[in-house]
Molecule: transfer RNA
Organism: bacterium
RNA sequence: GGGCCUGUAGCUCAAUUGGCAGAGCACCUCAUUUGCACUGAGGAGGUUACCGGUUCAAGUCCGGUCAGGUCCA
Numbered sequence: 001g002g003g004c005c006u007g008u009a010g011c012u013c014a015a016u017u018g019g020c021a022g023a024g025c026a027c028c029u030c031a032u033u034u035g036c037a038c039u040g041a042g043g044a045g046g047u048u049a050c051c052g053g054u055u056c057a058a059g060u061c062c063g064g065u066c067a068g069g070u071c072c073a
Stems, first nucleotide, its partner, number of pairs: 001072007010025004019056001027043005049065005
């Protein structure tokens, strides 16, 4: 330098071929306990890496950039 794959919550990952952004763990509050843990109930947390394009509508499709992985040179 070139090909391919990946990028979504603090972490690990979903989102069923474009139609309301979710789960588990973690975190906060309450109940339970003398207290902690466990358990139960509730809650907060997102510019879907970035910049554009297509579309009524984009995490999803298209182009570019960046980062990581992998292969080739």